[in-house]
RNA sequence: GAAGGCUGGAUGGCUGCUUCGCCGGGAAACCGGCGGGGAGGAAAGUCCGGACUCCGGAAAGAAACGGUGCCGGGUAACGCCCGGGCGGGGCAACCCGACGGAAAGCGCCACAGAAAAUAAACCGCUUUGUCUUCGGAUCGAGUAAGGGUGAAACGGUGGGGUAAGAGCCCACCGCGCGGCUGGUAACAGCGGCGGCAUGGCAAGCCCCACCGGGAGCAACGCCAAAUAGGGACCGCGUGCUGUCUUUGCCUUAGGGCGGGGCGGCGGAGCCUCUUUCGCUCCAGCAGGUCCGGGUUGGCGGCUGUAGCUGUGUCGGUAACGGCAUGGUCAGAGGAAUGGUCAUCCAUGAUGGCCCGCGCGAGCGGAUCAUCGGGACAAAAUCCGGCUUACAGGCCCUC
RNA sequence: GCGGGCGUUGUGUAAUGGUUAAGACCUCAGUUUUCCAAACUGAAGAUGAGGGUUCGAUUCCCUCCGCCCGCUCCA
Numbered sequence: 001g002a003a004g005g006c007u008g009g010a011u012g013g014c015u016g017c018u019u020c021g022c023c024g025g026g027a028a029a030c031c032g033g034c035g036g037g038g039a040g041g042a043a044a045g046u047c048c049g050g051a052c053u054c055c056g057g058a059a060a061g062a063a064a065c066g067g068u069g070c071c072g073g074g075u076a077a078c079g080c081c082c083g084g085g086c087g088g089g090g091c092a093a094c095c096c097g098a099c100g101g102a103a104a105g106c107g108c109c110a111c112a113g114a115a116a117a118u119a120a121a122c123c124g125c126u127u128u129g130u131c132u133u134c135g136g137a138u139c140g141a142g143u144a145a146g147g148g149u150g151a152a153a154c155g156g157u158g159g160g161g162u163a164a165g166a167g168c169c170c171a172c173c174g175c176g177c178g179g180c181u182g183g184u185a186a187c188a189g190c191g192g193c194g195g196c197a198u199g200g201c202a203a204g205c206c207c208c209a210c211c212g213g214g215a216g217c218a219a220c221g222c223c224a225a226a227u228a229g230g231g232a233c234c235g236c237g238u239g240c241u242g243u244c245u246u247u248g249c250c251u252u253a254g255g256g257c258g259g260g261g262c263g264g265c266g267g268a269g270c271c272u273c274u275u276u277c278g279c280u281c282c283a284g285c286a287g288g289u290c291c292g293g294g295u296u297g298g299c300g301g302c303u304g305u306a307g308c309u310g311u312g313u314c315g316g317u318a319a320c321g322g323c324a325u326g327g328u329c330a331g332a333g334g335a336a337u338g339g340u341c342a343u344c345c346a347u348g349a350u351g352g353c354c355c356g357c358g359c360g361a362g363c364g365g366a367u368c369a370u371c372g373g374g375a376c377a378a379a380a381u382c383c384g385g386c387u388u389a390c391a392g393g394c395c396c397u398c
Numbered sequence: 399g400c401g402g403g404c405g406u407u408g409u410g411u412a413a414u415g416g417u418u419a420a421g422a423c424c425u426c427a428g429u430u431u432u433c434c435a436a437a438c439u440g441a442a443g444a445u446g447a448g449g450g451u452u453c454g455a456u457u458c459c460c461u462c463c464g465c466c467c468g469c470u471c472c473a
Stems, first nucleotide, its partner, number of pairs: 001398002004395004009344007017038009040376001044387002047385005052216004057277006065212005070084005085099001086097004100207002105205002107201003122147002124143004129138003155173006174196001175194003179190004220300004230291005235285002239265008248257003266282005293472002307328009345374001347372006354365004399469007408423002411420001416453001425441005446462005
C1' cells in the first nucleotide's frame, strides 16, 4: 500500500417508563409485591424484491405502461450475491465497468470546416492548352498522400506503384463472413476468404429477449358509541318468450288484462380490452364522485418460522444447500427502552519521575497526578438486499 | 407509517440537449426635480449538492439534501 471480517463501552447503586407471568386486594377500573424481557449495524433513505391482506370468482391471451440487459450458477424473489468472460486503471497486491442491437427504421451531430455521411475539395500536388517580363499567371482535367477545421473526417503503419496520387497492388494490424478446435456458455485460439461496403449518440425514439394485474397494515376482519341512515350530480336499467297456477278486475263464459312460480333467449355487472367457464341482477340496483353529519374508543392482524443465528460435518471453487445439535425473550402504538452517581476501560492534552536509542535537537516505552472524554444514529406489519452516515478499537490475508 | 409531486437571481415565471441561462417585480447607482413620486439610463444577483452519459446538460440517468400535498373509522 491492497483486500476481508468482528466490535460499536463495562460493572454496580439509587430512581423512573413499558410489557408478560405468578401471588394478594378490589364489583370493576386499577393498586401492591416478587420474577422475566425491553433498539441497530445501519432501526435511516424508502431505492428494489417478497410474505401477508383486500380489490364482488377463475383461467388464457392481447394492448398499453414500467423495468431489467455479457455468460453460467445461487435464491422464495430481486435491479441482490457468487464464479467466469471481455474492456479499462495500477509497478504490484488488487480495483472499476447501465457491458444486448447503430448492417430493421426514424431522428440528432451547434460553431468551425470543402465535406458531419446516397458525398465533397479551401490551401496544396500533378498535368493538356493558352499567355509570358521565363519568376509565373490563367482555363480545363486528375487526385485525396500532406496542411488546415472539428469532439469526431469514409480503415491504420510500411513498401511497391504512379505524371501526381489512391486498397491501385502487397505484408502486418484492424473489420466483416463462413470453417475447425477448446469451453455448458459468454468467449478464446488457429488457419481460410473478402480490398473495406457500414463514423458517433439507444442514460433520443426504437428493435430484440426476459420480467411485472392494482393497491397497500392508515391493507384488512370484528365489536362498541354517536349522528340528519341527509343532499346534489353521474352510471346501468325496468326487454322478448314458453309453460304452470288463480287470492284481483272485465267477461259475449271461449277467454283477455294483471299478479305469482319454473325455464329458454337476450341485456347489465364482476381488474383496460377480448375469449371461455362460473356467479349476481333484470328490480330498482344500491354503484361512483362531491358536500354535509357523527366519532377521535376497543380487539384481532402483531411478531417465530420462504424463519434468523452459533457450532460441527458433508457436497460445491464460491454464493449457497443438506444433515445433526444449541439459542431465539421488544411488540409499544402519537409511540416505552430514560435519568443520575461511583469505579474501571479505550483514548486525548499538560506536568513530574524512570528506562532504552541517538554526538545532538529529539524519538520510543513504562508509571503517577490533574483536566477532558465514547461516533453515526433510535424500532412502528414482518423478512431478503442495495444505498447513504459512522469517533475509535481488534483480528486475519496478500 | 404509506403514496404522490416539486427544487432556476430576493419573489413569482421562461428556456427542442447547442453561443454569454431570458424577461417582469424588487434592490442599488445615476439623470430629471426645490424635494418626493413617476419616468429614463445602467449595474448586481440564480439552475439544491455530488457523480455519470454526451463533443456539449437547467433539460437525460443515478445517489444524497430540502420543501409541499394527500391518506383514520362509522352511517
Background: This is a predicted complex of two RNAs, RNase P RNA and transfer RNA, with 473 nucleotides together. Rfam match: Bacterial RNase P class A. By type it is a ribozyme.